[in-house]
Context: one part of a larger RNA
Molecule: small-subunit ribosomal RNA, central domain
Organism: uncultured Chytridiaceae
RNA sequence: UUGCAGUUAAAAAGCGCGUAGUUGAAUUUUGGGCCUGGUCGGGUGGUCUUGCCGCAAGGUAAGCACUGCACUGAUCGGGUCUUUCCUUCUGGAUAACCGGUGCGGCACCUUAAUGGGCACAUCGGAGAACCAGGACUUUUACUUUGAAAAAAUUAGAGUGUUUAAAGCAGGCAUACGCUUGAAUACAUUAGCAUGGAAUAAUAGAAUAGGACUUUGGUUCUAUUUUGUUGGUUUUCAGAACCGAAGUAAUGAUUAAUAGGGAUAGUUGGGGGCAUUAGUAUUUAAUUGUCAGAGGUGAAAUUCUUGGAUUUAUGAAAGACUAACUUCUGCGAAAGCAUUUGCCAAGGAUGUUUUCAUUAAUCAAGCACGAAAGUUAGGGGAUCGAACGCGAUCAGAUACCGCGGUAGUCUUAACCAUAAACUAUGCCGACUAGGGAUCGGACGAUGUUAUUUUUUUGACUCGUUCGGCACCUUAUGAGAAAUCAAAGUUUUUGGGUUCCGGGGGGAGUAUGGUCGCAAGGCUGAAACUU
Numbered sequence: 001u002u003g004c005a006g007u008u009a010a011a012a013a014g015c016g017c018g019u020a021g022u023u024g025a026a027u028u029u030u031g032g033g034c035c036u037g038g039u040c041g042g043g044u045g046g047u048c049u050u051g052c053c054g055c056a057a058g059g060u061a062a063g064c065a066c067u068g069c070a071c072u073g074a075u076c077g078g079g080u081c082u083u084u085c086c087u088u089c090u091g092g093a094u095a096a097c098c099g100g101u102g103c104g105g106c107a108c109c110u111u112a113a114u115g116g117g118c119a120c121a122u123c124g125g126a127g128a129a130c131c132a133g134g135a136c137u138u139u140u141a142c143u144u145u146g147a148a149a150a151a152a153u154u155a156g157a158g159u160g161u162u163u164a165a166a167g168c169a170g171g172c173a174u175a176c177g178c179u180u181g182a183a184u185a186c187a188u189u190a191g192c193a194u195g196g197a198a199u200a201a202u203a204g205a206a207u208a209g210g211a212c213u214u215u216g217g218u219u220c221u222a223u224u225u226u227g228u229u230g231g232u233u234u235u236c237a238g239a240a241c242c243g244a245a246g247u248a249a250u251g252a253u254u255a256a257u258a259g260g261g262a263u264a265g266u267u268g269g270g271g272g273c274a275u276u277a278g279u280a281u282u283u284a285a286u287u288g289u290c291a292g293a294g295g296u297g298a299a300a301u302u303c304u305u306g307g308a309u310u311u312a313u314g315a316a317a318g319a320c321u322a323a324c325u326u327c328u329g330c331g332a333a334a335g336c337a338u339u340u341g342c343c344a345a346g347g348a349u350g351u352u353u354u355c356a357u358u359a360a361u362c363a364a365g366c367a368c369g370a371a372a373g374u375u376a377g378g379g380g381a382u383c384g385a386a387c388g389c390g391a392u393c394a395g396a397u398a399c400c401g402c403g404g405u406a407g408u409c410u411u412a413a414c415c416a417u418a419a420a421c422u423a424u425g426c427c428g429a430c431u432a433g434g435g436a437u438c439g440g441a442c443g444a445u446g447u448u449a450u451u452u453u454u455u456u457g458a459c460u461c462g463u464u465c466g467g468c469a470c471c472u473u474a475u476g477a478g479a480a481a482u483c484a485a486a487g488u489u490u491u492u493g494g495g496u497u498c499c500g501g502g503g504g505g506a507g508u509a510u511g512g513u514c515g516c517a518a519g520g521c522u523g524a525a526a527c528u529u
Stems, first nucleotide, its partner, number of pairs: 004500001006498001007481002012497001014368001016366002021361003025254002031082012043069005048063006087135006097125006105118002108116002139201003142196002145193002154185002158168002170179003211247011258358001259355003263350002266347002271343004277321002281317003285313002288310001292303002329336002373414006383407001387403004425496003429488002432472003437467008446459004476483002502529003511522004
């Protein structure tokens, strides 16, 4: 690993990107025809043997015996042809084969003259049945067979240790001697040899420096032969390089309900920057009136003739964005809601557009990451940890009330965690019915707006892709709750990542690392139950 789990029992990293890793669409030789060799049958003959019947002739049945077939089936091969290199070249050696010649050796057939077959000898041709020397060769995984792999062990054969566990002995004899064993299997990775060529990789010809065949140059090498020795130059042979011509079906697989790009009209409370609006709150100013106002279960703290609360008028400040607001939208998640402008980005849809495997998931690494918190500025309306009072109470260091610092807002930096929840990783396929809804596209003798028809909107009704969800049912799943995924799982394997293994101790100690700190990440054990 076969073969566990991960919504709620232990458990999916908060979220995205991403290298190594792992995995990765289909496609190229298949299918025929002919010839031929084994093996195993079946059918049908012959010879022989043995039965049975029979005086015999003969008939009949069987065979484990021998043998035949222009009968047939199955199976395992081999060769060849169908556009089909099986590596090629130089030699050697020839088994069978083809052609010629000879001998008349053999048995025939026919005779109008010889003509054919078998055997032998010889010459020539053609070689994969093999020897050995070059030149070249896409490379593996996989699988078959073999060699090799120490015994003991294991499985297992033989054998009456009296049985058995064992042992490797033993058995038969006239105890003169003779004689049989001490098998076999398994032995997985790596390595060696070998057959296969499906599957999975890999390489090849696109600026042809491509293949093959000729041919011409340039440079180099120097064996043999020209009677001998030496020199030079050719020829020939070999190597390298540079041209030229010719040959060819000359050479680019599809275009994945995979992916990327381009493009069109859209779409969204996605993001950033600027701009703009709204009411509320609080404050200060002015204004009218006047004795209470606040607040509560009831009160009190609190504010009030120095006019509180309340009324009106405009003003300022900082925050927030009501109703519209939804089982609606967008975003990777966190998250996102006044107007307008600018900036870049995204999704889905449409497309007889383009590239052609570019992909999926991901250790390391990186970006973002609510709230709280930290540092330095700004700002400080509201609310409000801490704190102070008033209540309540047995007490109240709380709940209720009055104040109120940090904070809440913003800029620049940190921090990196949440019940960061759908407590459900991501990609792909399939399995079921329904009506809504959002975005696009398409269609309709549909309705409506006006302008008189088109366009174009807005509706209506269908279809179709892609979303957020919902309803009903499971011949499915589940411990159930429930779930169209949590199904397609003992009928267990689509790809890939993370993570869990009784409760506590404990997310503690220690070490490492990150952080200004708070703390984060990694992360035990003893002991206990």